[in-house]
């Protein structure tokens, strides 16, 4: 270079048009001498960017940027 896959809460993913979600992490409470684990409650997102389609985009298209894997080049 060309393909192709993938960007969504701290992290690890689901969700594929019509309220943004799970699990672990994070907080507070209960429980306990104290932790741990258990239970219950809680915060915490410009859904990677810019256009377009559409009543209506996280979700189709178009460009782009990042990060992976095949390929091809070069020494």
């Nucleotide at each position: 270079g060309c393909g192709c896959g993938a960007g969504u809460a701290g992290u690890u993913c689901a969700g594929u048009g019509g309220u943004a979600g799970a699990a672990c992490g994070c907080c507070u409470a209960a429980c306990u001498g104290a932790u741990a684990a258990u239970u219950a409650g809680g915060a915490g997102g410009u859904c990677c960017c810019a256009g377009g389609u559409u009543c209506g985009a996280u979700c189709c298209c178009u460009g782009g940027c990042u990060c992976g894997c095949g390929c091809a080049c070069c020494a």